[in-house]
Context: one part of a larger RNA
RNA sequence: GGAUGAACGCUAGCGGUAUGCCUGACACAUGCAAGUCGUACGGAAAUUUAUUUCCGUGGCAAACGGGUGAGUAAUGCGUGAGAAUCUGCCUUUAAGAGGAGGAUAACACUUGGAAACAAGUACUAAAACUCCAUAUGCCCAAGGGUGAAAUAGUGUAAACUGCUUAAAGAGGAGCUCAUGUCUGAUUAGCUAGUUGGUAAGGUAAUGGCUUACCAAGGCGACGAUCAGUAGCUGGUCUGAGAGGACGAUCAGCCACACUGGAACUGAGACACGGUCCAGACUCCUACGGGAGGCAGCAGUGGGGAAUUUUCUGCAAUGGGCGAAAGCCUGACAGAGCAAUACCGCGUGAGGGACGAAAGCCUGCGGGUUGUAAACCUCUUUUCUCAAAGAAGAAGAUCUGACGGUAUUUGAGGAAUAAGCAUCGGCUAACUCCGUGCCAGCAGCCGCGGUAAUACGGGGGAUGCAAGCGUUAUCC
Numbered sequence: 001g002g003a004u005g006a007a008c009g010c011u012a013g014c015g016g017u018a019u020g021c022c023u024g025a026c027a028c029a030u031g032c033a034a035g036u037c038g039u040a041c042g043g044a045a046a047u048u049u050a051u052u053u054c055c056g057u058g059g060c061a062a063a064c065g066g067g068u069g070a071g072u073a074a075u076g077c078g079u080g081a082g083a084a085u086c087u088g089c090c091u092u093u094a095a096g097a098g099g100a101g102g103a104u105a106a107c108a109c110u111u112g113g114a115a116a117c118a119a120g121u122a123c124u125a126a127a128a129c130u131c132c133a134u135a136u137g138c139c140c141a142a143g144g145g146u147g148a149a150a151u152a153g154u155g156u157a158a159a160c161u162g163c164u165u166a167a168a169g170a171g172g173a174g175c176u177c178a179u180g181u182c183u184g185a186u187u188a189g190c191u192a193g194u195u196g197g198u199a200a201g202g203u204a205a206u207g208g209c210u211u212a213c214c215a216a217g218g219c220g221a222c223g224a225u226c227a228g229u230a231g232c233u234g235g236u237c238u239g240a241g242a243g244g245a246c247g248a249u250c251a252g253c254c255a256c257a258c259u260g261g262a263a264c265u266g267a268g269a270c271a272c273g274g275u276c277c278a279g280a281c282u283c284c285u286a287c288g289g290g291a292g293g294c295a296g297c298a299g300u301g302g303g304g305a306a307u308u309u310u311c312u313g314c315a316a317u318g319g320g321c322g323a324a325a326g327c328c329u330g331a332c333a334g335a336g337c338a339a340u341a342c343c344g345c346g347u348g349a350g351g352g353a354c355g356a357a358a359g360c361c362u363g364c365g366g367g368u369u370g371u372a373a374a375c376c377u378c379u380u381u382u383c384u385c386a387a388a389g390a391a392g393a394a395g396a397u398c399u400g401a402c403g404g405u406a407u408u409u410g411a412g413g414a415a416u417a418a419g420c421a422u423c424g425g426c427u428a429a430c431u432c433c434g435u436g437c438c439a440g441c442a443g444c445c446g447c448g449g450u451a452a453u454a455c456g457g458g459g460g461a462u463g464c465a466a467g468c469g470u471u472a473u474c475c
Stems, first nucleotide, its partner, number of pairs: 001475004006471005013345006019338002021303001026301003030298003035060003040057008067256003076181007085173003090169007098132004108121005137146003152161003182228003189219003194216008231253004235246004258279005281292004309335001311334003317331001318329004348378004358369004383412006392402001419464005424445003430459005440447002
């Protein structure tokens, strides 16, 4: 000098665009953040009697989106390869949907319980469930074995939407290898499922992934093991570069969801707003037992030098469901707060004295503040008021949270708007008074003990400017 997710002090007119718990992965009141489908099915209620709402069964979604960085030095990430795999929805192609059956929830009744909830009896439907058949598939050397479906919904119909199987694609996911990836040797040896083989099991799939048996291997000064620290990257800052430091916002990947463990469902989770078990904590209780998880958006307490509203809207973009209308969406779009940062604008312009007053200095002549002011002429960016008023809407009509916002026009009047630090040298900028090694200053050198350009104040000056200084950190 540059930089910052900064903080502190003094000060402060406006706009645009960004950014905003870096600390306790501390605890959380309250509200919202994941639903949707009646064109799958049964029922209940209400009335306007052909609709609406609700309950349950069923389908899809809830594995996305959003948050955080605790853990992790490699089951991670970056780059480049690979083979032994799976894949809902979507696209393309081909073939098919033949018979039969038994239940069950809701509702009704009864019962237990403070509640959460639970039990029993009887009834009923389906695209829920089961069986038989069939087959381009799969297993198999062959023979053979195995293995589907809902002809369902809407519609007068045409048709549309669905169901099953197979093949391919796209996108997604799992796995393997090579290579790179911080510090410490005041950590030198580490390892028994350990290293390899055979067989079996398991998985979507390879594999000590697991088990039995066999062999005794495997890693290590090219740093194993251990310890410390840490999410990784695209990038960001700096630097002429090489490099060094960092990894906020945005984007990709990973990990986590009160702590630890486990599986279920499913195409996909070992699942933030699912389940079960254990633990800590909080709450309710009729003491028998129950409920909860903000590292989602706001917000609260606490910690801290320090970080915002319990806002508006689904209008746009995107997502889920639905044939659609549409519903949901704290994703997102916006507004609010904060000079936190960057950028832009303004606080007036021209004229105006051998120079007002006042201040300060003085050698008392004057000098300086200073064209500065006053005064004259002008302008209206800003400001106040009034009028008009968008684009953003795709898609013929309709649909805008932002917002009566941006913007435009008119009126008014210089009107509403300057500070902060420094002035001994480094380093641009000097004098007077006070103080008297005191009070104080200070980044380094150093100032101050009676004439201090270095302390405090006045005048003046210099620098930057809605900021200016200080502190912290990096280059």

This is a predicted structure of a 475-nucleotide part of an RNA (small-subunit ribosomal RNA, 5' domain) from Synchroma pusillum.
Rfam family: Bacterial small subunit ribosomal RNA. Rfam links the family to the GO terms ribosome and structural constituent of ribosome.
The coordinates come from a structure-prediction model, not an experiment, and the mean pLDDT is 85.